[in-house]
RNA sequence: GAGAACGGCAAACGCAUCGAAAGAUGCGGACGCAAAGCCACGGGUCUACAGCUCCAUGUGUGGAGCCACGACAGCCGGGCUGCCGAA
Numbered sequence: 001g002a003g004a005a006c007g008g009c010a011a012a013c014g015c016a017u018c019g020a021a022a023g024a025u026g027c028g029g030a031c032g033c034a035a036a037g038c039c040a041c042g043g044g045u046c047u048a049c050a051g052c053u054c055c056a057u058g059u060g061u062g063g064a065g066c067c068a069c070g071a072c073a074g075c076c077g078g079g080c081u082g083c084c085g086a087a
Stems, first nucleotide, its partner, number of pairs: 001084001008033002013028006031074001037080003041077003044072003051066006
């Protein structure tokens, strides 16, 4: 891939748990998805505990900036795997 079939996944949101956060997991729930199955490899995005620099300070700490070693595969590209199937 077809206004096909058998099936699958599950956004927002709510609750619980984990986490500094981003976010993740489970249950509920369906916005959507033909790889919305898997992999952070390239780009991108999000976060900033720790660290570094600076500022303030009542010396306890507070604040600003930088930073991925954290995260997103439902942002794009790439890699790996895969169900059904007419013309």
Molecule: c-di-GMP-I riboswitch aptamer
Organism: soil metagenome